[in-house]
Parts: sequence; C1' cells; structure tokens
RNA sequence: GGGCCGAUAGUCUAGCUUGGUGGAACGCCGCGUUCACACCGCGGAGGUCGCCGGUUCAAGUCCGGCUCGGCCCA
Repeated sequence: GGGCCGAUAGUCUAGCUUGGUGGAACGCCGCGUUCACACCGCGGAGGUCGCCGGUUCAAGUCCGGCUCGGCCCA
C1' cells in the first nucleotide's frame, strides 16, 4: 500500500434479511422482603447507535470518505 470483518447504555450484546417508537442480560439507584446482609420481587435512571457528509417524508440500518481495532495479502 491492497482486501475482508467489526465499532449500539458502565460491561457484554440483539436489532442485518425487508429503512418506520432502540431492546435484553449483568451492573447502578429506589421500594418491598430480612434483626441485618445476600438472594428474590417490583419500579427507575442511563444511548449524539465511532466521526463527517449524501440519499430519503423518514437512516443504527442504504451510499461515500475518515478514525480506531482485528485478520489476511504484498
């Protein structure tokens, strides 16, 4: 230098096919329970969907460029 794959909550991860309200688990906070803690039950907060543009009525999703990480080729 070239090719392929990946980037979504604090962590891990679904959402792809077919663009149409971003979800789960763990963790965190509150309440219940307990003498207390843990477990368990209920509720809640937390997301510029890596960055910049484009297409579209509408983009996590489609297109282009870039950044970072992984693998391969030279």
A computed fold for a 74-nucleotide RNA from a Candidatus Bathyarchaeia archaeon, annotated as transfer RNA. The RNAcentral record of the sequence draws on ENA. Its Rfam family is "tRNA". The same sequence occurs in records of 2 taxa.